RNA sequence: AUGAUGAAAUGCCAAACUUGUCGUGAGAUAAGGACGGAAAGCUACAGACCUUUUUGUUUUUGGUUAAAAAGGUGGCUGGGUUGCAAAU
Numbered sequence: 001a002u003g004a005u006g007a008a009a010u011g012c013c014a015a016a017c018u019u020g021u022c023g024u025g026a027g028a029u030a031a032g033g034a035c036g037g038a039a040a041g042c043u044a045c046a047g048a049c050c051u052u053u054u055u056g057u058u059u060u061u062g063g064u065u066a067a068a069a070a071g072g073u074g075g076c077u078g079g080g081u082u083g084c085a086a087a088u
Base pairs, nucleotide, nucleotide: 004088005085006084012037013036017032018031019030020029021028022027035075041081042080043079045078046077047076048073049072050071051070052069053068054067055066058063
């Protein structure tokens, strides 16, 4: 220095829920909170899921389904990238 690992220590993040704000919505964000997490740091490239709009099929209406476009989710999975410790 790199890799595996996460015993010990310093610590770190923050699910559900509540309140405020933004958004058509999925959801995001600030505070409280703590289910959990060795990357629960970052990244939307691939898959998956979710939301909105348009078109088509069916239809009395509504709804469902298929395609396309736009968006969301990194605490869904994979990939990329960065980081802490020094017992083995």
A computed fold for an 88-nucleotide RNA from a Methylococcales bacterium, annotated as c-di-GMP-I riboswitch aptamer. The sequence was found by an Rfam model in a public genome assembly. The coordinates come from a structure-prediction model, not an experiment, and the mean pLDDT is 78.